A computed fold for a 552-nucleotide part of an RNA from a metagenome, annotated as small-subunit ribosomal RNA, 5' domain. The full RNA is in RNAcentral, with records from SILVA. Rfam family: Bacterial small subunit ribosomal RNA.

Context: one part of a larger RNA
């Protein structure tokens, strides 16, 4: 001089666009952050409404008041179950971790991959439960326990079998207990849902036939991840030896998968000054800063990896987690309790407490992006998309223009009544009208998606039906009193800070008197102090300006 996720002083006037818990991975009140499908499947209410009404009171005796109770609507709706698919994305932090964690090139003839795309084949024929639910019962609660009953795209045999294991043939590859084709053998599969229809058959439900979602086993792709190698990656030698699943082999386990990864036996062996082992810091890179560059020094926001989710330790589940908003055990802490027993986890998004020089709203919206989950309408979405608050940064505007000299009063200075200087500065006169105010118009972000009509093609016995495309019609906006333009009034609302000895641009006067005090280096201040402290006058920057901290 440059930078900052910065803080403090004094000061502050719009706006865009970025950015804000760096410390205590500290406790955490309260709301919300992950659902969702009735086009897989059984149940299934209530308010409140209507219409009958058994009774019951009054009485003018067939009418008026109430009214259990009973139907229908609300409504197969709202709810809770079973089941499916999500919840392994997305969001957050950086505590650990010196590690194939990570970055960079390779390998995998050692691997797996739900949804998605093609593409082949199949979707036959049974059966037995459960949950809800009804009864009963315990329990303070949380929630539990028994009997009965009942449905499925739920579970379970059976058929078939392009796959798998096992043996045997043939070819293939630089290679192996590798690949390919093939034969014998043993082994494993499936559900249906919704539309639409001329014939033909019905128990009039349907069969049958047809689109579309789906289900089953292969094959490939895509896509995600898994594992191994090579090289790169801080300080300490005042750390010098480390190691017994340690190094290797054989055998069998386990896994998608190789592999001491487990295990049970043999063998003595791996590693190290090319820094093993130990310590101590530390996510790691794209990058970001700073510098001509080499190089230092960071790794906030935003992108990709890892790795954690009160600590500690385990598996279920599932294509996938050793699962933040699931389980299970065990501690610490917090909370409920009828003391037997329970509940809980903001390092998701506001928000509080706390420590601290410091870091925001318990906001609006799913209109768009995207994501779950449906056939679709749609719902879910603290991801997003904005709106708030902070000069915390950068960038742009603005606080006014022209004219004007009695160079006005006043202040300061002075060689002292003469000047100089604050100064065209002000008054004053004539102008604009940014911004901020107020009043009006008014964009774009909205493509869709569904619906309705009409058309091409394509399935199809079909001019049904449904699909793709394609025209029309209809529809949606948080933000937002918007961005923008108009007009309307008025110079009116808007300048501070820190410097002046030299570095280093800018000078008197007055105090004080080695005192009070400055200071970033040298250094000022013991009676004329350009250095202290305050006036005047100047300098520099500017909504800031200075200061402290850090890097270079």
């Nucleotide at each position: 001089g440059g930078a900052c996720g910065a803080a403090c002083g004094c000061u502050g006037g719009c706006g865009g666009c970025g950015u804000g818990g760096a410390u205590a991975a500290g406790g955490c009140a309260u709301g919300c952050a992950a659902g969702u499908c009735g086009a897989a499947c059984g149940c299934g209410a209530a308010c409140a409404g209507a219409a009958c009404a058994a009774c019951u009171a009054a009485c003018u005796c067939g009418u008026u008041a109430g009214g259990a109770g009973u139907u229908c609507u609300u409504a197969g709706u709202a709810g809770a179950g079973u089941g499916g698919c999500g919840a392994a994305c997305g969001g957050g932090u950086g505590a650990g971790u010196a590690a194939c964690g990570c970055g960079u090139g390779a390998a995998c003839a050692a691997c797996a991959u739900a949804c998605c795309u093609c593409u082949c084949a199949g979707u036959g024929g049974g059966g037995a439960a459960u949950a809800a639910c009804a009864c009963a019962g315990g329990g303070a609660a949380a929630c539990c326990u028994g009997u009965g009953c009942u449905a499925a795209u739920a579970c379970c045999g059976c058929a078939u079998g392009u796959g798998u294991g096992a043996a045997g043939a043939u070819g293939a590859u630089g290679a192996u207990u590798u690949c390919a084709u093939u034969u014998u053998u043993a082994u494993a599969a499936a559900a249906g849902g919704c539309g639409g229809g001329g014939a033909c058959c019905u128990u009039c439900g349907g069969g049958c036939c047809u689109g579309c979602c789906g289900c089953u086993g292969g094959g490939a792709g895509a896509u995600u991840g898994g594992u191994u190698c090579g090289c790169g990656u801080c300080c300490c030698a005042u750390u010098a030896g480390c190691u017994a699943g340690u190094u290797g082999g054989u055998a069998g386990g386990g896994u998608a998968a190789c592999g001491g990864c487990c295990u049970a036996c043999c063998a003595a062996g791996g590693c190290g000054a090319c820094g093993a082992u130990g310590g101590g810091u530390a996510g790691c890179c794209g990058g970001c800063c700073u510098g001509a560059g080499a190089g230092g020094g960071c790794g906030a926001c935003c992108g990709g990896c890892c790795a954690c989710a009160c600590u500690g330790g385990g598996a279920u589940u599932g294509a996938g987690a050793u699962a933040c908003g699931g389980c299970c055990c065990a501690g610490a802490c917090u909370c409920c309790u009828u003391c037997g027993g329970g509940a809980g986890g903001c390092a998701g998004c506001a928000g509080u407490c706390g420590a601290g020089a410091a870091u925001c709203u318990u906001c609006c919206a799913c209109a768009a992006u995207g994501g779950a989950c449906g056939a679709a309408a749609g719902u879910c979405u603290g991801a997003u998309g904005g709106a708030g608050c902070g000069a915390c940064g950068c960038c742009g505007c603005g606080u006014g223009a022209g004219g004007g000299a009695u160079u006005a009063a006043g202040g300061c200075u002075u060689u002292c009544u003469g000047a100089g200087u604050c100064g065209u500065a002000a008054a004053c006169c004539u102008c604009u009208g940014u911004c901020a105010g107020g009043a009006g118009a008014g964009a774009a972000g909205a493509a869709c998606a569904g619906c309705a009509c009409g058309g091409c093609u394509a399935u199809u016995a079909a001019c049904a039906g449904u699909a793709u495309c394609c025209g029309u019609g209809u529809u949606u906006g948080a933000c937002g009193u918007u961005a923008u333009c108009u007009c309307c009034a008025g110079a009116g609302g808007a300048a501070g800070c820190u410097c002046c000895g030299g570095c280093u641009a800018a000078c008197u006067c007055c105090g004080u008197g080695c005192c009070a005090g400055c200071a970033g280096c040298c250094g000022c201040g013991g009676u004329a102090a350009u250095a202290c402290g305050g006036g005047g006058g100047g300098a520099g920057c500017a909504a800031g300006c200075g200061u402290u901290g850090u890097c270079c």